[in-house]
A computed fold for a 73-nucleotide RNA from a Minisyncoccota bacterium, annotated as transfer RNA. It matches the Rfam family "tRNA". Its family is annotated with triplet codon-amino acid adaptor activity in the Gene Ontology. Rfam describes the family as follows. Transfer RNA (tRNA) molecules are approximately 80 nucleotides in length. By type it is a transfer RNA. Taxonomically the source falls in Minisyncoccota (Bacteria, Bacillati).
RNA sequence: GCUCUCAUAGUUCAACAGGAUAGAACCGGGGACUCCUAAGCCUCUAAUCCAAGUUCGAGUCUUGGUGAGAGCA
Repeated sequence: GCUCUCAUAGUUCAACAGGAUAGAACCGGGGACUCCUAAGCCUCUAAUCCAAGUUCGAGUCUUGGUGAGAGCA
RNA backbone atom coordinates (compact mmCIF):
# COMPACT_ATOMS: atom_id res chain seq x y z
P G A 1 -0.39 3.76 3.58
O5' G A 1 -0.78 2.84 2.31
C5' G A 1 -0.68 3.36 1.00
C4' G A 1 -0.69 2.25 0.00
C3' G A 1 -1.94 1.36 0.00
O3' G A 1 -3.00 1.93 -0.72
C1' G A 1 0.00 0.00 0.00
P C A 2 -4.50 1.67 -0.33
O5' C A 2 -4.77 0.17 -0.79
C5' C A 2 -4.75 -0.16 -2.16
C4' C A 2 -4.93 -1.66 -2.36
C3' C A 2 -6.13 -2.26 -1.67
O3' C A 2 -7.34 -2.07 -2.38
C1' C A 2 -4.25 -3.57 -1.23
P U A 3 -8.73 -2.01 -1.61
O5' U A 3 -8.96 -3.51 -1.12
C5' U A 3 -9.15 -4.56 -2.08
C4' U A 3 -9.22 -5.89 -1.37
C3' U A 3 -10.26 -5.98 -0.25
O3' U A 3 -11.57 -6.18 -0.74
C1' U A 3 -8.22 -6.93 0.47
P C A 4 -12.80 -5.64 0.13
O5' C A 4 -12.87 -6.68 1.32
C5' C A 4 -13.13 -8.06 1.07
C4' C A 4 -12.93 -8.89 2.32
C3' C A 4 -13.73 -8.46 3.54
O3' C A 4 -15.07 -8.92 3.48
C1' C A 4 -11.51 -8.87 4.18
P U A 5 -16.24 -8.11 4.25
O5' U A 5 -15.96 -8.42 5.78
C5' U A 5 -16.08 -9.75 6.28
C4' U A 5 -15.67 -9.82 7.73
C3' U A 5 -16.35 -8.83 8.66
O3' U A 5 -17.66 -9.27 9.05
C1' U A 5 -14.04 -8.83 9.09
P C A 6 -18.77 -8.19 9.34
O5' C A 6 -18.31 -7.57 10.73
C5' C A 6 -18.28 -8.37 11.90
C4' C A 6 -17.53 -7.68 13.03
C3' C A 6 -18.14 -6.38 13.54
O3' C A 6 -19.19 -6.60 14.43
C1' C A 6 -15.81 -6.13 13.25
P A A 7 -20.37 -5.46 14.58
O5' A A 7 -19.63 -4.31 15.39
C5' A A 7 -19.12 -4.54 16.69
C4' A A 7 -18.49 -3.28 17.27
C3' A A 7 -19.46 -2.14 17.51
O3' A A 7 -19.08 -1.42 18.69
C1' A A 7 -17.79 -1.43 16.02
P U A 8 -19.71 -1.84 20.07
O5' U A 8 -21.27 -1.54 19.84
C5' U A 8 -21.72 -0.25 19.55
C4' U A 8 -23.16 -0.08 20.00
C3' U A 8 -23.40 -0.40 21.47
O3' U A 8 -23.06 0.70 22.31
C1' U A 8 -25.05 -1.46 20.15
P A A 9 -22.16 0.48 23.57
O5' A A 9 -23.24 0.25 24.73
C5' A A 9 -22.85 0.23 26.11
C4' A A 9 -23.77 1.10 26.90
C3' A A 9 -23.42 1.12 28.39
O3' A A 9 -23.50 2.46 28.88
C1' A A 9 -25.67 0.43 28.05
P G A 10 -22.16 3.38 28.67
O5' G A 10 -21.13 2.64 29.67
C5' G A 10 -19.78 3.17 29.83
C4' G A 10 -18.97 2.27 30.75
C3' G A 10 -18.88 0.82 30.25
O3' G A 10 -17.74 0.65 29.41
C1' G A 10 -19.67 0.86 32.50
P U A 11 -17.82 -0.36 28.14
O5' U A 11 -17.81 -1.79 28.84
C5' U A 11 -16.65 -2.28 29.48
C4' U A 11 -16.86 -3.71 29.96
C3' U A 11 -17.34 -4.69 28.90
O3' U A 11 -16.25 -5.25 28.17
C1' U A 11 -18.72 -4.86 30.81
P U A 12 -16.53 -5.73 26.64
O5' U A 12 -17.46 -7.03 26.83
C5' U A 12 -16.94 -8.21 27.44
C4' U A 12 -17.98 -9.29 27.45
C3' U A 12 -18.71 -9.54 26.15
O3' U A 12 -17.96 -10.37 25.27
C1' U A 12 -20.28 -9.42 27.90
P C A 13 -18.33 -10.33 23.66
O5' C A 13 -19.90 -10.17 23.65
C5' C A 13 -20.67 -10.69 22.58
C4' C A 13 -22.01 -11.16 23.10
C3' C A 13 -23.16 -11.02 22.11
O3' C A 13 -23.19 -12.11 21.18
C1' C A 13 -23.83 -10.23 24.22
P A A 14 -23.82 -11.88 19.74
O5' A A 14 -25.36 -12.09 20.02
C5' A A 14 -26.24 -11.03 19.92
C4' A A 14 -27.62 -11.43 20.32
C3' A A 14 -28.70 -11.05 19.30
O3' A A 14 -28.92 -12.08 18.36
C1' A A 14 -29.27 -10.17 21.43
P A A 15 -28.90 -11.72 16.79
O5' A A 15 -30.09 -10.70 16.61
C5' A A 15 -31.40 -11.06 16.98
C4' A A 15 -32.29 -9.85 17.00
C3' A A 15 -32.20 -8.95 15.75
O3' A A 15 -32.97 -9.45 14.69
C1' A A 15 -32.10 -7.63 17.71
P C A 16 -32.58 -9.31 13.20
O5' C A 16 -31.61 -10.54 13.00
C5' C A 16 -30.97 -10.84 11.77
C4' C A 16 -31.31 -12.28 11.35
C3' C A 16 -32.52 -12.39 10.40
O3' C A 16 -32.17 -12.42 9.03
C1' C A 16 -32.89 -13.79 12.27
P A A 17 -31.42 -12.00 8.03
O5' A A 17 -32.25 -10.63 7.73
C5' A A 17 -31.81 -9.82 6.64
C4' A A 17 -32.87 -9.85 5.58
C3' A A 17 -33.89 -8.72 5.75
O3' A A 17 -33.94 -7.98 4.51
C1' A A 17 -34.94 -10.85 5.44
P G A 18 -33.71 -6.45 4.46
O5' G A 18 -34.48 -5.83 5.70
C5' G A 18 -33.78 -5.48 6.88
C4' G A 18 -34.47 -4.34 7.57
C3' G A 18 -35.97 -4.49 7.72
O3' G A 18 -36.36 -3.93 8.96
C1' G A 18 -35.50 -2.51 6.57
P G A 19 -37.47 -4.73 9.87
O5' G A 19 -38.51 -3.58 10.26
C5' G A 19 -38.08 -2.45 11.07
C4' G A 19 -39.31 -1.68 11.55
C3' G A 19 -40.34 -2.54 12.28
O3' G A 19 -41.13 -1.70 13.11
C1' G A 19 -41.27 -1.76 10.29
P A A 20 -40.66 -0.75 14.19
O5' A A 20 -41.03 -1.60 15.46
C5' A A 20 -40.71 -2.97 15.58
C4' A A 20 -40.09 -3.19 16.94
C3' A A 20 -40.43 -2.12 17.95
O3' A A 20 -41.70 -2.32 18.54
C1' A A 20 -38.13 -2.55 17.98
P U A 21 -42.62 -0.98 18.78
O5' U A 21 -41.61 -0.06 19.62
C5' U A 21 -41.83 1.32 19.70
C4' U A 21 -41.43 1.79 21.10
C3' U A 21 -39.97 1.40 21.47
O3' U A 21 -39.23 2.57 21.83
C1' U A 21 -41.55 0.55 23.10
P A A 22 -37.73 2.69 21.33
O5' A A 22 -37.15 1.20 21.26
C5' A A 22 -36.47 0.64 22.37
C4' A A 22 -35.71 -0.58 21.96
C3' A A 22 -34.75 -1.10 23.03
O3' A A 22 -35.42 -2.02 23.88
C1' A A 22 -33.59 -0.83 21.01
P G A 23 -35.72 -1.66 25.39
O5' G A 23 -35.57 -3.05 26.14
C5' G A 23 -36.48 -4.09 25.89
C4' G A 23 -35.76 -5.42 25.77
C3' G A 23 -34.83 -5.79 26.92
O3' G A 23 -35.53 -6.25 28.06
C1' G A 23 -33.78 -6.28 24.88
P A A 24 -34.77 -6.17 29.48
O5' A A 24 -33.75 -7.39 29.45
C5' A A 24 -34.23 -8.71 29.30
C4' A A 24 -33.08 -9.70 29.26
C3' A A 24 -32.11 -9.63 30.43
O3' A A 24 -32.60 -10.30 31.57
C1' A A 24 -30.90 -9.77 28.41
P A A 25 -32.20 -9.72 33.03
O5' A A 25 -30.71 -10.24 33.23
C5' A A 25 -30.42 -11.64 33.21
C4' A A 25 -28.93 -11.86 33.13
C3' A A 25 -28.08 -11.10 34.16
O3' A A 25 -28.06 -11.75 35.42
C1' A A 25 -27.12 -10.83 32.02
P C A 26 -28.04 -10.82 36.72
O5' C A 26 -26.56 -10.26 36.75
C5' C A 26 -25.45 -11.12 36.88
C4' C A 26 -24.15 -10.42 36.56
C3' C A 26 -23.86 -9.17 37.37
O3' C A 26 -23.38 -9.47 38.68
C1' C A 26 -23.40 -8.74 35.11
P C A 27 -23.73 -8.43 39.86
O5' C A 27 -23.07 -7.04 39.43
C5' C A 27 -21.66 -6.91 39.37
C4' C A 27 -21.25 -5.54 38.89
C3' C A 27 -21.80 -4.37 39.68
O3' C A 27 -21.11 -4.15 40.88
C1' C A 27 -22.03 -3.93 37.38
P G A 28 -21.90 -3.64 42.16
O5' G A 28 -22.46 -2.21 41.72
C5' G A 28 -21.58 -1.11 41.49
C4' G A 28 -22.33 0.12 41.06
C3' G A 28 -23.51 0.52 41.94
O3' G A 28 -23.11 1.20 43.13
C1' G A 28 -24.19 0.58 39.71
P G A 29 -24.00 1.07 44.44
O5' G A 29 -25.30 1.93 44.14
C5' G A 29 -25.20 3.34 43.95
C4' G A 29 -26.57 3.96 43.75
C3' G A 29 -27.64 3.56 44.75
O3' G A 29 -27.53 4.23 46.00
C1' G A 29 -28.53 3.41 42.60
P G A 30 -28.05 3.51 47.34
O5' G A 30 -29.62 3.39 47.17
C5' G A 30 -30.43 4.55 47.13
C4' G A 30 -31.87 4.21 46.85
C3' G A 30 -32.52 3.22 47.80
O3' G A 30 -32.91 3.79 49.04
C1' G A 30 -33.04 2.61 45.59
P G A 31 -33.00 2.89 50.31
O5' G A 31 -34.25 1.94 50.05
C5' G A 31 -35.55 2.48 49.89
C4' G A 31 -36.55 1.41 49.52
C3' G A 31 -36.71 0.27 50.51
O3' G A 31 -37.55 0.62 51.61
C1' G A 31 -36.55 -0.61 48.33
P A A 32 -37.29 0.04 53.05
O5' A A 32 -37.88 -1.45 52.95
C5' A A 32 -39.27 -1.67 52.71
C4' A A 32 -39.53 -3.10 52.32
C3' A A 32 -39.00 -4.13 53.30
O3' A A 32 -39.90 -4.35 54.39
C1' A A 32 -38.33 -4.71 51.12
P C A 33 -39.30 -4.67 55.80
O5' C A 33 -38.60 -6.09 55.64
C5' C A 33 -39.39 -7.22 55.32
C4' C A 33 -38.49 -8.43 55.09
C3' C A 33 -37.53 -8.75 56.21
O3' C A 33 -38.16 -9.48 57.26
C1' C A 33 -36.39 -8.82 54.14
P U A 34 -37.90 -9.04 58.78
O5' U A 34 -36.37 -9.40 59.01
C5' U A 34 -35.91 -10.73 58.95
C4' U A 34 -34.42 -10.79 59.08
C3' U A 34 -33.83 -10.01 60.27
O3' U A 34 -33.94 -10.76 61.47
C1' U A 34 -32.58 -9.56 58.31
P C A 35 -34.45 -9.98 62.77
O5' C A 35 -33.33 -8.89 63.04
C5' C A 35 -33.57 -7.81 63.92
C4' C A 35 -32.26 -7.19 64.35
C3' C A 35 -31.30 -6.90 63.22
O3' C A 35 -31.57 -5.63 62.64
C1' C A 35 -30.16 -8.08 64.94
P C A 36 -31.48 -5.49 61.00
O5' C A 36 -29.92 -5.55 60.69
C5' C A 36 -29.07 -4.50 61.13
C4' C A 36 -27.62 -4.84 60.86
C3' C A 36 -27.30 -5.26 59.42
O3' C A 36 -27.18 -4.15 58.54
C1' C A 36 -26.26 -6.75 60.93
P U A 37 -27.60 -4.35 56.99
O5' U A 37 -26.49 -5.34 56.43
C5' U A 37 -25.15 -4.91 56.30
C4' U A 37 -24.23 -6.05 55.93
C3' U A 37 -24.54 -6.80 54.64
O3' U A 37 -24.13 -6.10 53.47
C1' U A 37 -24.00 -8.36 56.35
P A A 38 -24.98 -6.29 52.12
O5' A A 38 -24.63 -7.79 51.72
C5' A A 38 -23.33 -8.13 51.31
C4' A A 38 -23.20 -9.62 51.15
C3' A A 38 -24.14 -10.26 50.14
O3' A A 38 -23.67 -10.13 48.81
C1' A A 38 -24.15 -11.53 52.12
P A A 39 -24.73 -9.93 47.59
O5' A A 39 -25.47 -11.34 47.52
C5' A A 39 -24.78 -12.51 47.13
C4' A A 39 -25.61 -13.74 47.35
C3' A A 39 -26.97 -13.75 46.65
O3' A A 39 -26.87 -14.16 45.30
C1' A A 39 -27.26 -14.36 48.90
P G A 40 -27.72 -13.36 44.13
O5' G A 40 -29.23 -13.74 44.40
C5' G A 40 -29.68 -15.09 44.21
C4' G A 40 -31.01 -15.30 44.91
C3' G A 40 -32.12 -14.34 44.50
O3' G A 40 -32.76 -14.71 43.28
C1' G A 40 -32.01 -14.46 46.84
P C A 41 -33.31 -13.55 42.29
O5' C A 41 -34.49 -12.86 43.14
C5' C A 41 -35.64 -13.58 43.49
C4' C A 41 -36.64 -12.70 44.18
C3' C A 41 -36.98 -11.40 43.46
O3' C A 41 -37.92 -11.59 42.43
C1' C A 41 -36.57 -10.96 45.74
P C A 42 -37.84 -10.66 41.08
O5' C A 42 -38.39 -9.24 41.58
C5' C A 42 -39.71 -9.11 42.04
C4' C A 42 -39.97 -7.70 42.53
C3' C A 42 -39.57 -6.59 41.58
O3' C A 42 -40.53 -6.36 40.56
C1' C A 42 -38.78 -6.09 43.74
P U A 43 -40.04 -5.84 39.09
O5' U A 43 -39.47 -4.37 39.38
C5' U A 43 -40.34 -3.34 39.79
C4' U A 43 -39.57 -2.11 40.23
C3' U A 43 -38.66 -1.48 39.19
O3' U A 43 -39.39 -0.66 38.28
C1' U A 43 -37.49 -1.66 41.21
P C A 44 -38.81 -0.37 36.79
O5' C A 44 -37.67 0.72 37.07
C5' C A 44 -38.01 2.01 37.57
C4' C A 44 -36.76 2.79 37.91
C3' C A 44 -35.80 3.01 36.77
O3' C A 44 -36.18 4.09 35.94
C1' C A 44 -34.60 2.31 38.68
P U A 45 -35.70 4.17 34.38
O5' U A 45 -34.15 4.50 34.51
C5' U A 45 -33.72 5.71 35.10
C4' U A 45 -32.21 5.76 35.21
C3' U A 45 -31.48 5.55 33.89
O3' U A 45 -31.42 6.77 33.17
C1' U A 45 -30.46 4.27 35.61
P A A 46 -31.81 6.79 31.59
O5' A A 46 -30.48 6.26 30.91
C5' A A 46 -29.22 6.90 31.18
C4' A A 46 -28.09 5.95 30.88
C3' A A 46 -28.16 5.30 29.52
O3' A A 46 -27.64 6.14 28.51
C1' A A 46 -27.67 3.68 31.16
P A A 47 -28.45 6.33 27.12
O5' A A 47 -27.62 5.45 26.08
C5' A A 47 -26.23 5.68 25.88
C4' A A 47 -25.64 4.64 24.99
C3' A A 47 -26.19 4.63 23.57
O3' A A 47 -25.50 5.55 22.77
C1' A A 47 -26.18 2.43 24.44
P U A 48 -26.30 6.37 21.58
O5' U A 48 -26.60 5.23 20.52
C5' U A 48 -25.81 5.09 19.34
C4' U A 48 -25.38 3.65 19.18
C3' U A 48 -24.83 3.29 17.81
O3' U A 48 -23.81 2.32 17.97
C1' U A 48 -26.70 1.95 18.26
P C A 49 -22.75 2.09 16.75
O5' C A 49 -21.67 3.23 16.92
C5' C A 49 -21.14 3.56 18.19
C4' C A 49 -20.04 4.60 18.04
C3' C A 49 -20.36 5.72 17.06
O3' C A 49 -21.09 6.78 17.67
C1' C A 49 -18.24 4.81 16.56
P C A 50 -22.18 7.61 16.75
O5' C A 50 -21.26 8.53 15.83
C5' C A 50 -20.38 9.50 16.39
C4' C A 50 -19.67 10.26 15.30
C3' C A 50 -20.54 10.78 14.18
O3' C A 50 -21.19 11.99 14.51
C1' C A 50 -18.65 9.71 13.27
P A A 51 -22.61 12.33 13.84
O5' A A 51 -22.26 12.62 12.32
C5' A A 51 -21.35 13.68 11.99
C4' A A 51 -21.14 13.74 10.49
C3' A A 51 -22.38 13.63 9.65
O3' A A 51 -23.08 14.84 9.59
C1' A A 51 -20.70 12.24 8.75
P A A 52 -24.56 14.89 8.89
O5' A A 52 -24.20 14.80 7.35
C5' A A 52 -25.17 14.41 6.44
C4' A A 52 -24.54 13.96 5.14
C3' A A 52 -25.49 13.22 4.19
O3' A A 52 -26.27 14.10 3.43
C1' A A 52 -23.53 11.93 4.45
P G A 53 -27.83 13.86 3.33
O5' G A 53 -27.93 12.64 2.32
C5' G A 53 -27.25 12.69 1.08
C4' G A 53 -27.21 11.34 0.42
C3' G A 53 -28.55 10.63 0.28
O3' G A 53 -29.29 11.12 -0.82
C1' G A 53 -26.92 9.11 1.06
P U A 54 -30.87 11.09 -0.80
O5' U A 54 -31.22 9.54 -0.93
C5' U A 54 -30.88 8.82 -2.10
C4' U A 54 -31.26 7.36 -1.96
C3' U A 54 -32.69 7.12 -1.52
O3' U A 54 -33.60 7.18 -2.60
C1' U A 54 -31.22 5.76 -0.27
P U A 55 -34.97 8.06 -2.46
O5' U A 55 -35.80 7.19 -1.43
C5' U A 55 -36.17 5.85 -1.75
C4' U A 55 -36.72 5.14 -0.54
C3' U A 55 -37.78 5.90 0.25
O3' U A 55 -39.06 5.82 -0.37
C1' U A 55 -36.22 4.96 1.74
P C A 56 -39.98 7.17 -0.49
O5' C A 56 -40.42 7.36 1.04
C5' C A 56 -41.11 8.56 1.45
C4' C A 56 -41.70 8.36 2.82
C3' C A 56 -40.76 7.79 3.86
O3' C A 56 -39.97 8.80 4.45
C1' C A 56 -42.74 6.55 3.89
P G A 57 -38.39 8.60 4.64
O5' G A 57 -38.40 7.46 5.76
C5' G A 57 -38.89 7.73 7.07
C4' G A 57 -38.96 6.45 7.88
C3' G A 57 -37.65 5.69 8.02
O3' G A 57 -36.86 6.21 9.07
C1' G A 57 -39.39 4.19 7.44
P A A 58 -35.26 6.31 8.84
O5' A A 58 -34.76 4.80 8.87
C5' A A 58 -35.02 3.99 9.99
C4' A A 58 -33.81 3.13 10.33
C3' A A 58 -32.55 3.92 10.69
O3' A A 58 -31.78 3.18 11.64
C1' A A 58 -32.12 2.64 8.78
P G A 59 -31.92 3.52 13.21
O5' G A 59 -30.88 2.52 13.87
C5' G A 59 -29.50 2.89 13.92
C4' G A 59 -28.64 1.64 14.04
C3' G A 59 -28.57 0.81 12.77
O3' G A 59 -27.54 1.27 11.92
C1' G A 59 -29.09 -0.58 14.63
P U A 60 -27.77 1.31 10.29
O5' U A 60 -28.10 -0.22 9.92
C5' U A 60 -27.12 -1.21 10.16
C4' U A 60 -27.67 -2.58 9.83
C3' U A 60 -28.08 -2.77 8.38
O3' U A 60 -27.64 -4.05 7.92
C1' U A 60 -29.92 -3.20 9.81
P C A 61 -26.36 -4.09 6.95
O5' C A 61 -26.87 -3.39 5.60
C5' C A 61 -27.55 -4.14 4.62
C4' C A 61 -27.80 -3.30 3.39
C3' C A 61 -26.65 -2.39 2.97
O3' C A 61 -25.66 -3.09 2.21
C1' C A 61 -28.65 -1.15 2.98
P U A 62 -24.10 -2.60 2.22
O5' U A 62 -24.13 -1.24 1.39
C5' U A 62 -24.42 -1.23 0.01
C4' U A 62 -24.27 0.17 -0.56
C3' U A 62 -22.98 0.87 -0.21
O3' U A 62 -21.90 0.48 -1.06
C1' U A 62 -24.79 2.34 0.17
P U A 63 -20.41 0.53 -0.51
O5' U A 63 -20.09 2.09 -0.44
C5' U A 63 -20.04 2.87 -1.62
C4' U A 63 -19.77 4.32 -1.29
C3' U A 63 -18.60 4.59 -0.34
O3' U A 63 -17.35 4.52 -1.00
C1' U A 63 -20.46 5.89 0.32
P G A 64 -16.05 4.03 -0.19
O5' G A 64 -15.72 5.30 0.73
C5' G A 64 -15.30 6.52 0.13
C4' G A 64 -15.30 7.65 1.14
C3' G A 64 -14.47 7.42 2.40
O3' G A 64 -13.09 7.59 2.21
C1' G A 64 -16.57 8.30 2.99
P G A 65 -12.07 6.74 3.08
O5' G A 65 -12.22 7.39 4.52
C5' G A 65 -11.89 8.75 4.74
C4' G A 65 -12.32 9.21 6.11
C3' G A 65 -11.68 8.48 7.27
O3' G A 65 -10.36 8.92 7.55
C1' G A 65 -13.99 8.71 7.66
P U A 66 -9.27 7.90 8.13
O5' U A 66 -9.78 7.67 9.62
C5' U A 66 -9.86 8.75 10.54
C4' U A 66 -10.43 8.29 11.87
C3' U A 66 -9.79 7.04 12.46
O3' U A 66 -8.56 7.30 13.10
C1' U A 66 -12.13 6.88 12.59
P G A 67 -7.41 6.15 13.03
O5' G A 67 -7.95 5.05 14.04
C5' G A 67 -8.14 5.34 15.42
C4' G A 67 -8.90 4.25 16.10
C3' G A 67 -8.33 2.84 15.97
O3' G A 67 -7.23 2.60 16.82
C1' G A 67 -10.66 2.79 15.60
P A A 68 -6.15 1.48 16.37
O5' A A 68 -6.94 0.09 16.55
C5' A A 68 -7.34 -0.34 17.86
C4' A A 68 -8.07 -1.67 17.79
C3' A A 68 -7.37 -2.79 17.01
O3' A A 68 -6.35 -3.42 17.73
C1' A A 68 -9.65 -2.66 16.37
P G A 69 -5.14 -4.10 16.90
O5' G A 69 -5.78 -5.37 16.19
C5' G A 69 -6.29 -6.44 17.00
C4' G A 69 -7.03 -7.45 16.15
C3' G A 69 -6.25 -8.08 15.02
O3' G A 69 -5.36 -9.12 15.45
C1' G A 69 -8.36 -7.44 14.23
P A A 70 -4.05 -9.45 14.54
O5' A A 70 -4.65 -10.15 13.24
C5' A A 70 -5.25 -11.44 13.34
C4' A A 70 -5.82 -11.89 12.00
C3' A A 70 -4.83 -11.93 10.85
O3' A A 70 -4.01 -13.07 10.84
C1' A A 70 -6.80 -10.85 10.14
P G A 71 -2.57 -13.01 10.14
O5' G A 71 -2.88 -13.00 8.59
C5' G A 71 -3.50 -14.12 7.98
C4' G A 71 -3.87 -13.81 6.54
C3' G A 71 -2.72 -13.39 5.65
O3' G A 71 -1.95 -14.48 5.17
C1' G A 71 -4.56 -11.94 5.33
P C A 72 -0.40 -14.27 4.76
O5' C A 72 -0.47 -13.35 3.44
C5' C A 72 -1.05 -13.88 2.26
C4' C A 72 -1.06 -12.81 1.18
C3' C A 72 0.28 -12.16 0.88
O3' C A 72 1.13 -12.96 0.05
C1' C A 72 -1.40 -10.50 1.04
P A A 73 2.72 -12.82 0.19
O5' A A 73 3.06 -11.34 -0.35
C5' A A 73 2.84 -11.01 -1.70
C4' A A 73 2.99 -9.53 -1.95
C3' A A 73 4.36 -8.94 -1.56
O3' A A 73 5.35 -9.16 -2.54
C1' A A 73 2.62 -7.58 -0.73